[in-house]
RNA sequence: GCGGGGUGGAGCAGUUGGUUAGCUCGCUAGUCUCAUAAGCUAGAGAUCGCUGGUUCGAGUCCAGCCCCACGCA
Repeated sequence: GCGGGGUGGAGCAGUUGGUUAGCUCGCUAGUCUCAUAAGCUAGAGAUCGCUGGUUCGAGUCCAGCCCCACGCA
């Protein structure tokens, strides 16, 4: 320099811009058990890297920055 990525605590998804931003694990509470784990039920937790722009409407398009113990050179 070119490419890829940056979405709850972690790992990821998000279809042509459209309503509740979802999945797995984890966390909390309850249930079950003599008890723990597993199972089951419920819940908390992300305004989507930052700032602008386009649009009735942006995680999703555009611009400029920032970051990555990601790849190529």
Annotation
The prediction has a mean pLDDT of 81. The RNA shown here (transfer RNA) has 73 nucleotides and comes from Sphingobacterium sp. UT-1RO-CII-1. Lineage of the source: Bacteria > Bacteroidota > Sphingobacteriia > Sphingobacteriaceae > Sphingobacterium.